[in-house]
RNA sequence: ACACGAUAAAGGCAAACCCGUCGAAAGGUGGGGGCGCAAAACCACCGGUCUAAGGGACUAUCCUAGGACAGCGGGGCCACCGAA
Repeated sequence: ACACGAUAAAGGCAAACCCGUCGAAAGGUGGGGGCGCAAAACCACCGGUCUAAGGGACUAUCCUAGGACAGCGGGGCCACCGAA
């Protein structure tokens, strides 16, 4: 340096759910909470998933992302620690 990942050390993040708030929604965000996580840091590039305001159609409905999800997989990129 690269890989790897302990019942190590120091720390970190925070699912469901509840409250406030933003949003048409998905969802975001602040607080509580703690299921879990060695990248559960960051980036929508590829696949996937969710939503469908606006737009469209064969209009009780359906289609559509310039909206979302990084805690769905891959990829990119940066980083703490050091037993085997």
Description:
The RNA shown here (c-di-GMP-I riboswitch aptamer) has 84 nucleotides and comes from a Woeseiaceae bacterium. Of the family's consensus pairs, 100% are formed in the model. It matches the Rfam family "c-di-GMP-I riboswitch aptamer". Gene Ontology term of the family: cyclic-di-GMP binding. The coordinates come from a structure-prediction model, not an experiment, and the mean pLDDT is 92.